The part of an RNA shown here (large-subunit ribosomal RNA, domain I) has 529 nucleotides and comes from an uncultured Planctomycetaceae bacterium. Model confidence (mean pLDDT): 82 of 100.
Context: one part of a larger RNA
RNA sequence: GGCACAUGGGGGAUGUCUUGGCGUCAGGAGGCUUUGAAGGGCGUGGAAGACUGCGAAAAGCCCGGGGAAACUGUCAAACGAGUGUUGAUCCCGGGAUUCCCGAACUGGCGUACGCUGAAUCCAUAGGCGUACGCAGCCAACGCGGUGAACUGAAACAUCUAAGUAACCGCAGGAAAAGAAAGAAAAAUCGAUUUCCUUAGUAGCGGCGAGCGAAGGGGAAAUAGCCCAAACCGCGAAGGUUUUCCUUCGCGGGGUUGUAGGGCUUCUCACAUGGGAGUUACAAAGCUGUUUGUUAGCGGAACCAUCUGGAAAGUUGGACCAUAGCGGGUGACAGUCCCGUACGCGACAACGAGCAGCCUCCCGAGGAGUACCUGAGUAGGUCGGGUCACGUGGAACCCCGACUGAAUCUACGGGGACCAUCCCGUAAGGCUAAAUACUACCUGACGACCGAUAGUAAACUCAGUAAGGCGACUGAAAGAUGGGAAGAACCCCUGCUAGGGGAGGAUACUGAACCUGAAACCAUGUGCCU
Numbered sequence: 001g002g003c004a005c006a007u008g009g010g011g012g013a014u015g016u017c018u019u020g021g022c023g024u025c026a027g028g029a030g031g032c033u034u035u036g037a038a039g040g041g042c043g044u045g046g047a048a049g050a051c052u053g054c055g056a057a058a059a060g061c062c063c064g065g066g067g068a069a070a071c072u073g074u075c076a077a078a079c080g081a082g083u084g085u086u087g088a089u090c091c092c093g094g095g096a097u098u099c100c101c102g103a104a105c106u107g108g109c110g111u112a113c114g115c116u117g118a119a120u121c122c123a124u125a126g127g128c129g130u131a132c133g134c135a136g137c138c139a140a141c142g143c144g145g146u147g148a149a150c151u152g153a154a155a156c157a158u159c160u161a162a163g164u165a166a167c168c169g170c171a172g173g174a175a176a177a178g179a180a181a182g183a184a185a186a187a188u189c190g191a192u193u194u195c196c197u198u199a200g201u202a203g204c205g206g207c208g209a210g211c212g213a214a215g216g217g218g219a220a221a222u223a224g225c226c227c228a229a230a231c232c233g234c235g236a237a238g239g240u241u242u243u244c245c246u247u248c249g250c251g252g253g254g255u256u257g258u259a260g261g262g263c264u265u266c267u268c269a270c271a272u273g274g275g276a277g278u279u280a281c282a283a284a285g286c287u288g289u290u291u292g293u294u295a296g297c298g299g300a301a302c303c304a305u306c307u308g309g310a311a312a313g314u315u316g317g318a319c320c321a322u323a324g325c326g327g328g329u330g331a332c333a334g335u336c337c338c339g340u341a342c343g344c345g346a347c348a349a350c351g352a353g354c355a356g357c358c359u360c361c362c363g364a365g366g367a368g369u370a371c372c373u374g375a376g377u378a379g380g381u382c383g384g385g386u387c388a389c390g391u392g393g394a395a396c397c398c399c400g401a402c403u404g405a406a407u408c409u410a411c412g413g414g415g416a417c418c419a420u421c422c423c424g425u426a427a428g429g430c431u432a433a434a435u436a437c438u439a440c441c442u443g444a445c446g447a448c449c450g451a452u453a454g455u456a457a458a459c460u461c462a463g464u465a466a467g468g469c470g471a472c473u474g475a476a477a478g479a480u481g482g483g484a485a486g487a488a489c490c491c492c493u494g495c496u497a498g499g500g501g502a503g504g505a506u507a508c509u510g511a512a513c514c515u516g517a518a519a520c521c522a523u524g525u526g527c528c529u
Base pairs, nucleotide, nucleotide: 001528002527003526004525005524006523007522008521009520015514016479017478020449021448022446023445024444025443026442027441028440029438030437031137032136039101040100041099042055043054044053046079049075050074051073061095062094063093064092065091066090070083071082072081108134109133110132111131112130113129114128115127116126141172142170143169144168145167146166152159156206182189183188193220194219195218196217197216203211204210224430225429226428227374231252232251233250234249235248236247237246238245239244257408259373260372261371262369263368264367265366266365267364268363273362274361275360276359277358285357286356287355288354289353290352291351292350293349294348296344297343298342302317303316304315306313318335319334320324326338327337328336379403380402381401382400383399384398385397389415410425411424412423413422414421466473467472486513489501490500491499492498
């Protein structure tokens, strides 16, 4: 020096565990805010720091309910000073307080009304006041506006990616859409939405890459309505004709495509009846009852022996079960504890269902007349966009510019266009459900993870420490033991580290603490050189 074995050091793998995560399902809730939010700053305790709570009334104040013997939150013990069976602490409901910043407001903007009031007579601009409203935050879902590129086409330009990402605006618990100027081609259907299918079909496409329907069929859920106008009445203003005309406001009327309505006329009917309703179709509630949420309550049944530090384990004999889900307890517990099955419970606040009060509505037909039925609209030309459809034979729909009808014997559509035929009635509006999502609350579950995993974050203080001018980036870090019983006392020493006794089931469980692998290091013994 090498090898082997043994004993240690070192290191923190592995095993076991779980306080934390991840995902799914069901129910709820789907908003908060000028009565000042979300989010922060600073304070607040007998006590320095951090978390939590709270706000100068500051780990809290008042009232009601529950509950029960201890309590003054946690890291985190001790002390001090106190509270409590005259019911505290704690839990639930309601109320009070709630510093400063922050939409942040002694302001700004909008609408309506009133008063004033320039250049400039009237007026207008402007000013002032009153009333009402708005602004900000929020995960996804929704509607709208603006709108890429990488990429694919094996290059690339039309095309694709994609109307995606991103940005902006706005709203709701859903949104959007929605009661046919529809779809179709059978003498058919009958608002919208979503799913399955039709179908990767018909088509579109440097006919490349790719894009990609609809009718129909089957399901979910179903709900229909209101204005404008004609005409009538009332009021106001204006006007040359003052028995009239025009405009505006209000009320009645009326709402349709086998057309409907108005007006005139004729006939019949009519209410101690019928219908509907707070999500549309008008709108405000009150009462009663049932039920749910926000604290809770009751809740069966086991002892002994042995081993052991400890019994839930062993052995023996019992019991309960609408409860043998689960968790804890010194090792594995139906009968020890919390619970579980089942049953019960609210002063107060909030929600839902039902009923009543209440509120609202209610003619039909025949004949005549040709008064009304949404105009700078439909359509056209040019230029674009959207439709699965890239200009194509390109309809339909939407936008910009220029034009520009008809009025029910009418108008639009049926994929150029024309005829026949069929379908519908635009240029006003509202509308639940079936559908999408989950920042948040509750419950249940998992052939999900188990500390280099699972959230970035299981932990004293994680969006922390740290980095960056900044936008922003962003960690590491769990486990003594049943119980601190956290090693009194003695010895070595520099009176330090560390060690040896003692104590304590075990201390190789000793705080750098469960288990404690490997690399690496050391010591001892043996063999070889």